[in-house]
Overview:
This is a predicted structure of a 149-nucleotide RNA (FMN riboswitch aptamer (RFN element)) from Paenibacillus barengoltzii. The sequence is in RNAcentral, with records from MGnify.
RNA sequence: AUCUUCGGGGUAGGGUGAAAUUCCCGACCGGCGGUGAGGUUUCGUCAAGAGGAAACCGCAGCCCGCGACUCGCGGAUGGCUUUCAUAGCCUGAAGUGACUGACUUGGUGAGAAUCCAAGGCCGACGGUAUAGUCCGGAUGGGAGGAGAU
Numbered sequence: 001a002u003c004u005u006c007g008g009g010g011u012a013g014g015g016u017g018a019a020a021u022u023c024c025c026g027a028c029c030g031g032c033g034g035u036g037a038g039g040u041u042u043c044g045u046c047a048a049g050a051g052g053a054a055a056c057c058g059c060a061g062c063c064c065g066c067g068a069c070u071c072g073c074g075g076a077u078g079g080c081u082u083u084c085a086u087a088g089c090c091u092g093a094a095g096u097g098a099c100u101g102a103c104u105u106g107g108u109g110a111g112a113a114u115c116c117a118a119g120g121c122c123g124a125c126g127g128u129a130u131a132g133u134c135c136g137g138a139u140g141g142g143a144g145g146a147g148a149u
Base pairs, nucleotide, nucleotide: 001149002148003147004146005145006144013025014024015023027133028132029123030122031066032065033064034063038057039056040055041054042053043052045050061121062120070098071097072096073095078090079089080088081087103119104118105117106116107115125136126135127134
């Protein structure tokens, strides 16, 4: 570089109501990469308590970044009308820009936004009794992972 393939989880139970997995009590869920005082195995050192090396695995929703959604720019492609030529309308790929949620306290320690404990908080658009969880765009797209050449 090319090809193949993979690539998101979740309202138990109860209340009100004509109607709610949408409201109320309560329940449940956590994409991808990075960071990472993590884990396992093996090796060897030694004053036996420790520290060292290698390989493999890898545990952050709220730390950093990315993706999805939404809105622009962009116009490939296809379709329709029409013409001598042309022109108009619809469709909108690649690429690109904007937007883009949420954490504290305590513990251990030399050192913690990732460990342990506790208490919090967050979650596109359309539909519908007001939705992170139902239905829909979506048999879509996708950060990226794996494999082959």